Description
Large-subunit ribosomal RNA, domain I from Winogradskyella sp., 531 nucleotides, folded computationally.
Context: one part of a larger RNA
RNA sequence: AGCGUAUGGGGAAUGCCUAGGCUCUCAGAGGCGAUGAAGGACGUGAUAAGCUGCGAAAAGCUGCGGGGAUUGGCACAUACAAAUUGAUCCGCAGAUAUCCGAAUGGGGCAACCCGGCAUAUUGAAGAUAUGUCAUCCGAAAGGAAGCGAACCCGGAGAACUGAAACAUCUAAGUACCCGGAGGAGAAGAAAACAAAAGUGAUUCCGCUAGUAGUGGCGAGCGAACGCGGAAUAGCCCAAACCAAUAUUGUUACGGCAAUGUUGGGGUUGUAGGACUGCGAUAUUUGAGUCAAAGUGAAGUAGAACUGUUUGGAAAGACAGACCAUAGAUAGUGAUAGUCUAGUAUACGUAAGCGAUGAUAAGAUAGCAGUAUCCUGAGUAGUGCGGGGCACGUGUAACCCUGUAUGAAUUAGUCGGGACCAUCCGAUAAGGCUAAAUACUCCUGAGAGACCGAUAGUGAACUAGUACCGUGAGGGAAAGGUGAAAAGAACCCCGAACAGGGGAGUGAAAUAGAACCUGAAACCAUACGCUU
Numbered sequence: 001a002g003c004g005u006a007u008g009g010g011g012a013a014u015g016c017c018u019a020g021g022c023u024c025u026c027a028g029a030g031g032c033g034a035u036g037a038a039g040g041a042c043g044u045g046a047u048a049a050g051c052u053g054c055g056a057a058a059a060g061c062u063g064c065g066g067g068g069a070u071u072g073g074c075a076c077a078u079a080c081a082a083a084u085u086g087a088u089c090c091g092c093a094g095a096u097a098u099c100c101g102a103a104u105g106g107g108g109c110a111a112c113c114c115g116g117c118a119u120a121u122u123g124a125a126g127a128u129a130u131g132u133c134a135u136c137c138g139a140a141a142g143g144a145a146g147c148g149a150a151c152c153c154g155g156a157g158a159a160c161u162g163a164a165a166c167a168u169c170u171a172a173g174u175a176c177c178c179g180g181a182g183g184a185g186a187a188g189a190a191a192a193c194a195a196a197a198g199u200g201a202u203u204c205c206g207c208u209a210g211u212a213g214u215g216g217c218g219a220g221c222g223a224a225c226g227c228g229g230a231a232u233a234g235c236c237c238a239a240a241c242c243a244a245u246a247u248u249g250u251u252a253c254g255g256c257a258a259u260g261u262u263g264g265g266g267u268u269g270u271a272g273g274a275c276u277g278c279g280a281u282a283u284u285u286g287a288g289u290c291a292a293a294g295u296g297a298a299g300u301a302g303a304a305c306u307g308u309u310u311g312g313a314a315a316g317a318c319a320g321a322c323c324a325u326a327g328a329u330a331g332u333g334a335u336a337g338u339c340u341a342g343u344a345u346a347c348g349u350a351a352g353c354g355a356u357g358a359u360a361a362g363a364u365a366g367c368a369g370u371a372u373c374c375u376g377a378g379u380a381g382u383g384c385g386g387g388g389c390a391c392g393u394g395u396a397a398c399c400c401u402g403u404a405u406g407a408a409u410u411a412g413u414c415g416g417g418a419c420c421a422u423c424c425g426a427u428a429a430g431g432c433u434a435a436a437u438a439c440u441c442c443u444g445a446g447a448g449a450c451c452g453a454u455a456g457u458g459a460a461c462u463a464g465u466a467c468c469g470u471g472a473g474g475g476a477a478a479g480g481u482g483a484a485a486a487g488a489a490c491c492c493c494g495a496a497c498a499g500g501g502g503a504g505u506g507a508a509a510u511a512g513a514a515c516c517u518g519a520a521a522c523c524a525u526a527c528g529c530u531u
Base pairs, nucleotide, nucleotide: 001530002529003528004527005526006525007524008523009522015516016480017479020451021450022448023447024446025445026444027443028442029440030439031147032146039100040099041098042055043054044053046078047077050074051073061094062093063092064091065090066089070082071081072080105114106113107112115133116132117131118130119129120128121127135144136143137142151182152180153179154178155177162169166216192199193198203230204229205228206227207226213221214220234432235431236430237376241264242263243262244261245260246259247258248257249256250255269410271375272374273373274372275369276368277367278366284363285362288359289358290357291356294353295352299347300346301345305320306319307318308317309316321338322337323327329341330340331339381405382404383403384402385401386400387399388398391417412427413426414425415424416423467474468473487515490502491501492500493499
């Protein structure tokens, strides 16, 4: 020096664990905000740096309800207090709630500065306190603003990419941006489909079907009819006509006409309505209010086991019992139906909700006639240019419209994929509408052939923290003594509040706080072998 064995150091893998995550299901809730939000700054404790709570009434105050012995958060110490005259704690409802922030008296480099007016400080004040003073909409009452995870509608709208290059095309009306709304939103009661037969608003799902089509007929894109389901609900205006009223015009002063406003009327395709005549107060529905079964917070009751044995510890083993509408689950010194909390079940009530009943503002109909009137106009349509439709201009209908034009009026008009005829269907140019559908920032209950600390959220821990960056932004590491601190009194070595050796605790201290297990690299010591 090498190799081997043993004992240690070092190191943190591995195993076990879970306080945290992930993904779902069911139910709830689906908003908060000028009565000042979301989010912060600064304070607030006997001692107090962080987190949590709270706000100068500051880890809290009041009332009501629950509950019944400890309590002063995480947080384990000391001191001092509170509590059966019911604390702490839990639920509901209130009070307080600094400053910033939409931030709103004005300003501003957020958490700061400076004002006006009124009142008070029995006068004054370059003072203090309280209140008030932004903008927009609206006649006023009142409303708006700002924030918020996804879902929804509208406006605006890429590129990478694919086409094995690339330009039409694709990606994709996606991402991103803006506006708006709600618990859903959007859509919606046929100017719809269909085809010689019929259906009967919309939405969603399964088929139809990767079909028909479309497509540098490339890459790709991609329906509908119809069928089966989920859920079902239908309505209101404009107009004609009538009345009132106001204004204007005109007048032969009797009126007449026009326009506006308000009320009645009326709402559709086997056309309907006005109008004329007849008949009638029926039928259906119903906001709100009252009553009310029930539901509903914290919560209440809630069965049944002992012995021996091993062990530090019994819930294990053995023996014999018991309960069960409860053998879900969690905890307890190892694995507990019968130890604890619970569980099945039963009960309970405030606010709130509320089947149902009563009341009730309101809303809602028929028959016949058919001369006249009405039935949504810069609209439908057309030319040009675009866009949307599965459909890229194509034979291109249909829908939207930038531009230029521009009808008809029920004997009307539109559609049925160029166009025409026949036939069939519908009634545009006004509006509203629940359910079935989408989503989950959030609350409760539950589940997992999901993870188990380099995993699972970035974050199991003072984590969007420390730290980095001028900034936008980026962004960690870090869990485990023990059943219980019983966390090592006392002694010794030592400069020592370092470290260690005894002693003691403990089942264990090679569980000693650098603490479960404790692999490997690497280091050391002892012994053996080889050179």
It was read from a public genome assembly.